The prediction has a mean pLDDT of 84. Small-subunit ribosomal RNA, 5' domain from Puribacter membranae, 532 nucleotides, folded computationally.
Context: one part of a larger RNA
RNA sequence: GAUUGAACGCUGGCGGCAUGCUUUACACAUGCAAGUCGAACGGCAGCGAGAGAGAAGCUUGCUUCUCUUGUCGGCGAGUGGCGAACGGGUGAGUAAUACAUCGGAACGUACCCUGUAGUGGGGGAUAACUACUCGAAAGAGUAGCUAAUACCGCAUACAACCUGAGGGUAAAAGUGGGGGACCGCAAGGCCUCACGCUAUAGGAGCGGCCGAUGGAAGAUUAGCUAGUUGGUAGGGUAAAGGCCUACCAAGGCGACGAUCUUUAGCGGGUCUGAGAGGACGAUCCGCCACACUGGGACUGAGACACGGCCCAGACUCCUACGGGAGGCAGCAGUGGGGAAUUUUGGACAAUGGGCGAAAGCCUGAUCCAGCAAUGCCGCGUGAGUGAAGAAGGCCUUCGGGUUGUAAAGCUCUUUUGUUUGGGAAGAAAUCCUAAAGGCUAAUAUCCUUUGGGGAUGACGGCACCAAAAGAAUAAGCACCGGCUAACUACGUGCCAGCAGCCGCGGUAAUACGUAGGGUGCAAGCGUUAAUC
Numbered sequence: 001g002a003u004u005g006a007a008c009g010c011u012g013g014c015g016g017c018a019u020g021c022u023u024u025a026c027a028c029a030u031g032c033a034a035g036u037c038g039a040a041c042g043g044c045a046g047c048g049a050g051a052g053a054g055a056a057g058c059u060u061g062c063u064u065c066u067c068u069u070g071u072c073g074g075c076g077a078g079u080g081g082c083g084a085a086c087g088g089g090u091g092a093g094u095a096a097u098a099c100a101u102c103g104g105a106a107c108g109u110a111c112c113c114u115g116u117a118g119u120g121g122g123g124g125a126u127a128a129c130u131a132c133u134c135g136a137a138a139g140a141g142u143a144g145c146u147a148a149u150a151c152c153g154c155a156u157a158c159a160a161c162c163u164g165a166g167g168g169u170a171a172a173a174g175u176g177g178g179g180g181a182c183c184g185c186a187a188g189g190c191c192u193c194a195c196g197c198u199a200u201a202g203g204a205g206c207g208g209c210c211g212a213u214g215g216a217a218g219a220u221u222a223g224c225u226a227g228u229u230g231g232u233a234g235g236g237u238a239a240a241g242g243c244c245u246a247c248c249a250a251g252g253c254g255a256c257g258a259u260c261u262u263u264a265g266c267g268g269g270u271c272u273g274a275g276a277g278g279a280c281g282a283u284c285c286g287c288c289a290c291a292c293u294g295g296g297a298c299u300g301a302g303a304c305a306c307g308g309c310c311c312a313g314a315c316u317c318c319u320a321c322g323g324g325a326g327g328c329a330g331c332a333g334u335g336g337g338g339a340a341u342u343u344u345g346g347a348c349a350a351u352g353g354g355c356g357a358a359a360g361c362c363u364g365a366u367c368c369a370g371c372a373a374u375g376c377c378g379c380g381u382g383a384g385u386g387a388a389g390a391a392g393g394c395c396u397u398c399g400g401g402u403u404g405u406a407a408a409g410c411u412c413u414u415u416u417g418u419u420u421g422g423g424a425a426g427a428a429a430u431c432c433u434a435a436a437g438g439c440u441a442a443u444a445u446c447c448u449u450u451g452g453g454g455a456u457g458a459c460g461g462c463a464c465c466a467a468a469a470g471a472a473u474a475a476g477c478a479c480c481g482g483c484u485a486a487c488u489a490c491g492u493g494c495c496a497g498c499a500g501c502c503g504c505g506g507u508a509a510u511a512c513g514u515a516g517g518g519u520g521c522a523a524g525c526g527u528u529a530a531u532c
Stems, first nucleotide, its partner, number of pairs: 001532004006528005013379006019372002021337001026335003030332003035082003040079002043075002047073003050069009089290003099214006107207003112203008120154001122152002129144006160169003174195006182189002216262003223253003228250008265287004269280004292313005315326004343369001345368003351365001352363004382412004392403004418468005426459001430455004437447002476521005481502003487516005497504002
């Protein structure tokens, strides 16, 4: 000199863009952060509508009330599907099962895309519900009823898998919209469209695995290792492999630093520096690891799973003492620790995600707002004129000098702030609606494309523009002995004090304190800490 996720002191006008627990991976009150689908299903607790019955009021065909009915819109709880493995947080552990770069072969893949072949015919349960029982609760049990895209057989098998090459094995599910002829008492069959379902091939993206190279410190750590190193056989896995087991051999690593100890998430990058380097790894992006502590598996395409399960432990809470409940390193917020780090805010309008055919619902992701000069950038705190060089202050050689065009006065301007009026864009690739094409038996439904119109904004009284009045609403901080830009007076008298280094202060202190003046930065300025 540059820099910071900074803190402290004094001071403080506005805006834009960023950033904001670096310490206790300490403990957490409360609310929210993962749901959705009725176009898979049985149903109907609540709401609205319809239908039927009854009663009342009477205006005599309307209104109100009660009851019944899942008929319709919908829908609490339940079965089922998909999601919950993403998104969000933190950096404890990890010195290599991580990360970065470059390669590799023995693998998996729900949703998505492109193909091929199918989607036939049956069955038995179970939740919800009802009844009863136990329990303080959490919850649980027994009996009975019922549905499915839940579950299980049968048939079929292009392709797939196994094979002793003959053969063998294994599948599926329907739902919704519309409709001319034909069948049917009706429901419907049937046709068609859309979404699904099954098997399989390929792709994309994603993931698992292996190898090489690279990067911390310590030798006051020199030897380490028995599943250890390799082989055979088997098991296991999606997959190679001591990954595991049995047997056999005695290997494997190491001064090119094994092992042990300490420290540490890694990288893109950030800071500094002419560079080489050095230091760091907040925010943003990629990867990894973790989710009260330790262990384990289940489900699933995917987890050994932050807001899932089981066991053990510590802690907290409820209890009728028998037994139960919990996990903010999600967003806010609280206590504690600390020099120190924000609101228990708004919205799904946009972007993205989950579910759904869609409408839509959910989304503390996200977008916004709030707080903080924490940082960077921009703007302002007025402009011109004005010498009687006013008054006052300070100094003085008492002549004057300086503050100083500074002020006052006069003439202007109105950024910012205040008030009023206007006012984009973020909104279309979404949704609704009307015309042409495709599918089709069909002018229907549905799908696709194009054009026209309409709906949707948290921010937001936005940005921006115009107008009104009025200099009106806005300057401090540090320093002035040398380094180092900037000096005098008074007070003090080795005292009080200053100080980054040299050093000042003991009666004329440009070094302490105050004042006047000056210098430097400026909504900041200094100090402290830290890095180069």
RNAcentral holds the full RNA, with entries from ENA.